[in-house]
Model confidence (mean pLDDT): 80 of 100. Predicted 3D model of a 404-nucleotide RNA (Bacterial RNase P class A) from a Burkholderiales bacterium. The RNAcentral record of the sequence draws on ENA. The source organism's lineage runs through Bacteria, Pseudomonadati, Pseudomonadota, Betaproteobacteria and Burkholderiales. It is recorded under the gene name rnpB.

């Protein structure tokens, strides 16, 4: 320098009117003044937690969720760090070429158990798991047929055929077909026997550990799938700020209490009743009180729930800045300094200058004019996760190249 990857910050900037919400102040009030006032996702509402309030001695059952190893954290299904493992672009080799091998940084991985159990592999195919024979190899031994040769016969050698039989090395199906590979072996073949890779079991060595590396041994037993059930280990009461908490009205309703719901005469009715009229009465209403007149069967008191309603929970907090210390890093730790929206019909706006960026036309190249400046937006707080986002700037990692 060049190229590939990861990752982090900001997300228009100032000045000016006229308006929202909260708080402080100063007015008796009207009001005036002075601070503050959305985000990285306030969003999805998928986790985890603070907080309230209901259950709750303990322990187990159901039922969720998480599942490589070690750390951090208040916790987490989040994050760092590590292992193993799949892909895999650049360089790298190899090749005429197609393409193959190998693969930095970086990138995926529900990544505990299939040698407990039950279960499942669609199509294809012979065969999907106590293996199996569809092309195919194969007459060495058996078995069956012909020929021939000894033999008196029984039979026997020997050739030939047959796939009855051995085989699982090629093929062929499949996502997967019973360790790959070469070689020795064989009738052909096969871990049948041997090297090396794999594997699987000891031992050692390193690492806290996943785990990696070496030695021996073992001829292959234990194929896949648990994002099928299930088995193991870990964790997990339930509802959610419309949660809960205090004040608490009018009406109506609930309980206790006390006081009143009455006499009498007549008419209707079989009766229950009901109507009149007369006295008497708690209580209302007219009314300042009394008289009075008018309704007249319920009134008065306490009590205690619960609605509308207001208040409180409410934002100071696992805060946020800046140095220093530990730590690879998440993160902690100490010192300063800071205060940062609390609404409820739910404020957080228009509007105008200038200046930035991008577009589009114009241009005398000096500018000049429109248009537009993502995604979106609090509601108990907070740690993740995911999802959306014009643009802009900044760091780290690798691998080529050059130059000193």
């Nucleotide at each position: 320098g060049g190229a590939g990857c990861g990752g982090g910050u900001c997300g228009g900037a100032c000045g000016g009117u006229c308006g929202c919400c909260g708080c402080c102040g100063c007015g008796c009030a009207a009001g005036c003044g002075g601070c503050g006032g959305a985000g990285g996702a306030a969003g999805g509402u998928c986790c985890g937690g603070a907080c309230u309030c209901c259950a709750c001695a303990g322990g187990g059952c159901a039922g969720g969720a998480u599942g490589c190893u070690g750390g951090c954290u208040a916790a987490c299904g989040g994050c760092c760090a590590g292992g193993c493992g799949c892909a895999g672009c650049a360089a790298g080799c190899c090749g005429c070429a197609a393409g193959g091998c190998c693969c930095a940084a970086g990138g995926c991985g529900a990544c505990g158990g299939a040698a407990a159990g039950u279960g499942g592999a669609a199509c294809a195919g012979a065969a999907a798991g106590c293996a199996c024979a569809c092309c195919g190899c194969c007459c060495a031994a058996g078995c069956g047929g012909c020929g021939u040769u000894c033999g008196a016969g029984a039979g026997a050698g020997c050739g030939c055929c047959g796939a009855c039989g051995g085989c699982a090395a090629g093929g062929g199906u499949g996502a997967a077909a019973a360790g790959g590979c070469g070689a020795g072996g064989u009738a052909a073949g096969a871990g049948c026997u041997c090297a090396c890779c794999g594997c699987g079991c000891g031992c050692g060595u390193g690492g806290c550990g996943a785990c990696a590396c070496g030695c021996g041994c073992g001829g292959c037993a234990c194929g896949c799938c648990a994002a099928a059930c299930c088995c193991c280990a870990u964790c997990c009461g339930g509802a959610g700020c419309a949660a809960c908490a205090u004040c608490g009205a009018a009406u109506a309703g609930g309980c206790a209490c006390g006081c009143g719901c009455g006499c009498g005469a007549g008419c209707c009715u079989c009766g229950c009743g009901g109507c009149u009229c007369g006295c008497a009465c708690a209580g209302g209403g007219c009314g300042g009180c009394c008289c009075g007149c008018c309704c007249g069967a319920g009134c008065g008191u306490g009590c205690g729930g619960g609605u509308g309603g207001a208040u409180g929970g409410c934002u100071c907090g696992a805060g946020c800045g800046g140095c220093c210390g530990g730590g690879c890093a998440a993160c902690c730790g100490g010192c300063c300094g800071c205060c940062c929206a609390g609404a409820c019909g739910a404020a957080u706006g228009a509007c105008c200058g200038u200046c930035g960026c991008g577009c589009c036309g114009g241009u005398u190249c000096g500018c000049c004019g429109g248009c537009g400046c993502a995604c979106a937006g609090a509601a108990u707080c907070c740690g993740g996760c995911c999802u959306a986002c014009a643009g802009a700037c900044c760091c780290g990692c690798u691998c080529c190249c050059c130059u000193u």